[in-house]
RNA sequence: UAGAGUUUGAUCAUGGCUCAGGAUGAACGCUGGCGGCGUGCCUAACACAUGCAAGUCGAACGGAGAUUUGACGCUGAUGAAGCUUCGGCAGAAUCUUGUUAAAUCUUAGUGGCGGACGGGUGAGUAACGCGUGGGCAACCUGCCUCAUACUGGGGGAUAACAGCUGGAAACGACUGUUAAUACCGCAUAAGCGCACGGUGUCGCAUGACACAGUGUGAAAAACUCCGGUGGUAUGAGAUGGGCCCGCGUCAGAUUAGCCAGUUGGCGGGGCAACGGCCCACCAAGUCUGCGAUCAGUAGGGGUUCUGAGAGGAAGGUCCCCCACAUUGGAACUGAGACACGGUCCAAACUCCUACGGGAGGCAGCAGUGAGGAAUAUUGGUCAAUGGGCGGGAGCCUGAACCAGCCAAGUAGCGUGCAGGAUGACGGCCCUAUGGGUUGUAAACUGCUUUUGUAUGGGGAUAAAUUGCUCCACGAGUGGAGUAUUGCAGGUACCAUACGAAUAAGGACCGGCUAAUUCCGUGCCAGCAGCCGCGGUAAUACGGAAGGUCCGGGCGUUAUCCGGAUUUAUUGGGUUUAAAGGGAGCGUAGGCGGCUUAUCAAGCGUGCUGUGAAAUGCGGUGGCUCAACCACUGGAGUGCAGCGCGAACUGGUUUGCUUGAGUGCGCGGGACGAGGGCGGAAUUCGCGGUGUAGCGGUGAAAUGCUUAGAUAUCGCGAAGAACUCCGAUUGCGAAGGCAGCUCUCGGCAGCGCUACUGACGCUGAUGCUCGAAGGUGCGGGUAUCGAACAGGAUUAGAUACCCUGGUAGUCCGCACGGUAAACGAUGGGUGCCCGCUGUCCGGCCUUUUUGUCGGGUGGCCAAGAGAAAUCAUUAAGCAUCCCACCUGGGGAGUACGCCGGCAACGGUGAAACUCAAAGGAAUUGACGGGGGCCCGCACAAGCGGAGGAACAUGUGGUUUAAUUCGAUGAUACGCGAGGAACCUUACCCGGGCUUGAACUGCAGGUGAACGAUACAGAGAUGUUGAGGUCCUUCGGGACGCCUGUGGAGGUGCUGCAUGGUUGUCGUCAGCUCGUGCCGUGAGGUGUCGGCUUAAGUGCCAUAACGAGCGCAACCCCUGUUGCCAGUUGCCAUCAGGCAGUGCUGGGCACUCUGGUGAUACUGCCGCCGCAAGGUGGAGGAAGGUGGGGAUGACGUCAAAUCAGCACGGCCCUUACGUCCGGGGCUACACACGUGUUACAAUGGCGCGUACAGAGUGUUGGUUCACGGCGACGUGUGCCGGAUCUUGAAAACGCGUCUCAGUUCGGACCGGGGUCUGCAACCCGACCCCGCGAAGCUGGAUUCGCUAGUAAUCGCGCAUCAGCCAUGGCGCGGUGAAUACGUUCCCGGGCCUUGUACACACCGCCCGUCAAGCCAUGAAAGCCUGGGGCGCCUGAAGUCCGUGACCGCGAGGGUCGGCCUAGGGUGAGACAGGUGAUUGGGGCUAAGUCGUAACAAGGUAACCGUA
Repeated sequence: UAGAGUUUGAUCAUGGCUCAGGAUGAACGCUGGCGGCGUGCCUAACACAUGCAAGUCGAACGGAGAUUUGACGCUGAUGAAGCUUCGGCAGAAUCUUGUUAAAUCUUAGUGGCGGACGGGUGAGUAACGCGUGGGCAACCUGCCUCAUACUGGGGGAUAACAGCUGGAAACGACUGUUAAUACCGCAUAAGCGCACGGUGUCGCAUGACACAGUGUGAAAAACUCCGGUGGUAUGAGAUGGGCCCGCGUCAGAUUAGCCAGUUGGCGGGGCAACGGCCCACCAAGUCUGCGAUCAGUAGGGGUUCUGAGAGGAAGGUCCCCCACAUUGGAACUGAGACACGGUCCAAACUCCUACGGGAGGCAGCAGUGAGGAAUAUUGGUCAAUGGGCGGGAGCCUGAACCAGCCAAGUAGCGUGCAGGAUGACGGCCCUAUGGGUUGUAAACUGCUUUUGUAUGGGGAUAAAUUGCUCCACGAGUGGAGUAUUGCAGGUACCAUACGAAUAAGGACCGGCUAAUUCCGUGCCAGCAGCCGCGGUAAUACGGAAGGUCCGGGCGUUAUCCGGAUUUAUUGGGUUUAAAGGGAGCGUAGGCGGCUUAUCAAGCGUGCUGUGAAAUGCGGUGGCUCAACCACUGGAGUGCAGCGCGAACUGGUUUGCUUGAGUGCGCGGGACGAGGGCGGAAUUCGCGGUGUAGCGGUGAAAUGCUUAGAUAUCGCGAAGAACUCCGAUUGCGAAGGCAGCUCUCGGCAGCGCUACUGACGCUGAUGCUCGAAGGUGCGGGUAUCGAACAGGAUUAGAUACCCUGGUAGUCCGCACGGUAAACGAUGGGUGCCCGCUGUCCGGCCUUUUUGUCGGGUGGCCAAGAGAAAUCAUUAAGCAUCCCACCUGGGGAGUACGCCGGCAACGGUGAAACUCAAAGGAAUUGACGGGGGCCCGCACAAGCGGAGGAACAUGUGGUUUAAUUCGAUGAUACGCGAGGAACCUUACCCGGGCUUGAACUGCAGGUGAACGAUACAGAGAUGUUGAGGUCCUUCGGGACGCCUGUGGAGGUGCUGCAUGGUUGUCGUCAGCUCGUGCCGUGAGGUGUCGGCUUAAGUGCCAUAACGAGCGCAACCCCUGUUGCCAGUUGCCAUCAGGCAGUGCUGGGCACUCUGGUGAUACUGCCGCCGCAAGGUGGAGGAAGGUGGGGAUGACGUCAAAUCAGCACGGCCCUUACGUCCGGGGCUACACACGUGUUACAAUGGCGCGUACAGAGUGUUGGUUCACGGCGACGUGUGCCGGAUCUUGAAAACGCGUCUCAGUUCGGACCGGGGUCUGCAACCCGACCCCGCGAAGCUGGAUUCGCUAGUAAUCGCGCAUCAGCCAUGGCGCGGUGAAUACGUUCCCGGGCCUUGUACACACCGCCCGUCAAGCCAUGAAAGCCUGGGGCGCCUGAAGUCCGUGACCGCGAGGGUCGGCCUAGGGUGAGACAGGUGAUUGGGGCUAAGUCGUAACAAGGUAACCGUA
């Protein structure tokens, strides 16, 4: 440290997919009140208009300009006091102009400092780039601090400026002049540098430091307000940098070898400094499986997110480091750069141009275009913080501080509070019709005022600087006073007034997952994160109502971590789920027995340094709280150093013998290699005997054979394999090894305990071996036998079966290197209960036996395991090493590489696609699996169906309609137990609309009813004689009319239902409680043996009991007792008739109706433990006597909405209802069920006997008469044990004589009877006549086991009549057969296999055809990055350089090296595209077959051809 959904009918485990959480620089959708804090181009390091982003110093310098003042001169103007001849003179002063001096201000240029910071970006970089810890005895450091010393004296230039001049411009050229803190000599200088040798001290190597000596070399700038500020040299410090090293730092081996300045050395050059950094020479090395090189990707860290942690992922804002500044190269200047807003060159792009030439670089802040799902203002201020310059004031500062935009994040506040029930109206749904819900929610009343609006206050605090004055210490800081400085800011904050006033939405509601109803839709529209919803009752779509969650937000999408112990260090596995290498030897590596001593690398502990700040955590404090911020503490698990310890690991060391090995002895074995030998069999050859077939199969045929086969005998030849022994036997590392024998080689075991002394185990790469098949070359070839041929089988049969037959099978040499190479189990070592076989060896023993060691088997304990199972031969408990796995498919495929003669092998992906694939076990179901058992299931029989005609039902067809339903068994003489009208639901036509029937209410009106006549097909309409209810006088009953609420529907859904029914099946099953077993589904019980019709019973038994079924209880029937006795009966008595129980009487008998009894394997024999079986006796009946009713849990979404009921939907002048007519009765045909037959066991005629069960008043009918008859007329009996009431077959006699008949009766003609309103479509019956098919029925199929089949008649329901030959009952006559369970069908139990569970009518494979998708190959074509060779080569450093310039230093010129770039060439790598082509994946209903799953119908599978 939380889990859940999803593989199954269910279960456990494996395993993937998915969800719930958190996070974000986000985006999108809907919505949006407020302020605080932080954030804001993730894409094009794409291109940029415009403005701004680095200047400053006049206290370095020469000038220039402006202003002020003074002085002087002058020109001009005005012109005071004064003078005056009044014309003027004079000239102060002012203005103007010039010169000069001083002061102040400005600043183009020279000069100094700064432009190397700050700011941006992440392109490049896999690197000492970064992080961390060290090192520099190999270094530098402007400004700043400290210390010491110095600051002497000279020189020549040059901008500016002036003149002249070129150019469009940018920008220059020439001449002249001038200054400096600009530049250059000279002097001086040590404790500075260099050279030389010396002494001392120290160090981790090279070395470092100190000291003294000699020689030699290098400095400076001045300004001033007189306070000071600068300058030079040297040393020290501080700060900042440079270089080096250890360790850490992404992924790819389908990148395995890389490197030429490469590695090292010597000597130089260069640098601040070390160094192949560069150069000459020499050597041949350096790196690399602990991953070099190469290609890909990427700025690194502090940290951030997540997580229990370990980890995983990320590197935006902030901080540190690095890199870059349009692209590439280069240097200059400088303390510092190879320099974002500097220079030069090259390239691309843009702009200007007078075409000659020029200019530019937003990855600074804003902003624009473009790209993109997407990211802001061309704002204010230097007030603060910080930076540059300056002595300072100050100037500059898109750093920074603020503001603006954006819900993009985070924390906070608000949108009101209290009361208020007739629980209002409205909505919505439910309802038991009362109500419930929205809901105290609203209205209404009272209260409050955060926010808002308005007004006012506040301009607080953040502020200190700075200037001036003063003070203190001391010389610059501190303090006091005074003056001054605010962008934000109309701020925050405070007060007052107003007034609930200004402010709520989003998603979801099938499960996971909190929250459900109605309507619409109808596999459509749509939803969906996974499972999955939607095909007419959708809690899953869309809307509504209600509810749930969150809330100024809510959802979706994207990405990361988590859950995922699903890469497992913490913390997984490998017999069967993915996974042990085919086996051995062995290198590196990893691991390693007992003991002594030592070291201290690992390890433990203490201390030191470091681990920046920020962040995170704890505490405290400041903003009203919080977010936020400040202070403080600890943490930062790390790295380095210094001590201490010594058990363990390790190094070294001393011994030891038990691990390992050696020696000696013994037996063992299908161990390997080579040679020799043997018999049987097979085939062939020759010969003999012998004759017609052989052979082969499920059956055949091909084939062989009269040219003599097969068979048989003899002889001979060849090749291959070794029968019996032979076995859970033995040997070997595995593959594998089998006649006998010889030689050679190897092995394990046992015994002895002599020797060595840890010498061991494992083993990546490597090497070797490695079945069968295959390959090459050469032999050999008897058998068998891929390919091939033929014959069969079959729908086909490129198969299975048969006849032949080539490679091959065999040998030698060589290759190949794979198998289901399996114990599906890597090797080693140690430990842990037993029982029982067997092989080898040893010991004890006379033998038996016992025991020790090593192998090889079986069963089991603990333990393990998901289970099956394993269990000293572990899959147990531990340890060491190696190999391998991480969802299924794609795929062991593609590409690349390696190997191979080839076949092919090894290594080995991705796109795409699915939500599973797979394991073990469970319950069923199924099997062309097994065992046991039953049933008219087969068999044995009897009679039928299928052929004919007819009847009837169905399909189909037809029709205006042929109403509807039932459809394998389990529909089809079924619903229908009775269609001419009606029925009737269908069709045509004509009517009605509160309706044909029922009913509530209101109003009106009238009794109701209605003959007759008329129109009409009728419904209906008109006419209307007549008729006049009850009453308490209010009205009521009944009818009609109008209105209104219900109506009505055989319209749909049997897949929304109730009820009922069929079937499996009257089969023997189906379950439960408790206990037990199993992780669990589940099992046990219910299994096993025997038995039974039966899960019926008995025995056994981790089960013991129980329930629904079975059986019994119920009804009928068979025998009988008792009771009762009419309509039944008549023995006895009496009467009577032609005759009859006809009558009196009686109830004995029969019978009827009640109520009892009887049968239980009870008795006997035999068998059996028992249950029970079998036979017998008795009995009317014998083993459930016969028949019926009775139908377990359940199955078939079986049937029925048209019997009835009922939910929902639909119609309402019609899908309702009435009427007439038609149809349901059609007819080429097909099927089912029946009837009648085909005849002599018969037909016909005559005679004659015997039932049972029922029905009957709108009825059944006797009798008499008429009619041939159906029937009619009359009469009587019976509402029934009374009447109807008489069976037929049988039996007797006669006839027919085997034929389409004296069989058969269809069809047709004629004439009648009856029912009915009516027999045309469309009734039955009677009579006469006609006289069809049919002569016993193919394949196939049905019923029946006894009073049964067969056969004969009788009755009943429905019903006016009847299409009844149907259905339901009744009795009469009355058989045959069953050996038996192999087979067919159905069922039950046990067991087995299974990839089935919609359950074999299951599942499922491959080609082909169609569409879509990604991908490989491909003639080529295109593009990119990096490298290589050659040519060329800018700028620039460096090197060289006689003529030119300069007094000189030096410069210039020219040349050279290197090089960016360019050109060119070859080859490799990567990507894109490509006619065509290969396979792959996916896609409700395409084609062909049937491969697999059951013995899957030829067991399956692996390798190979």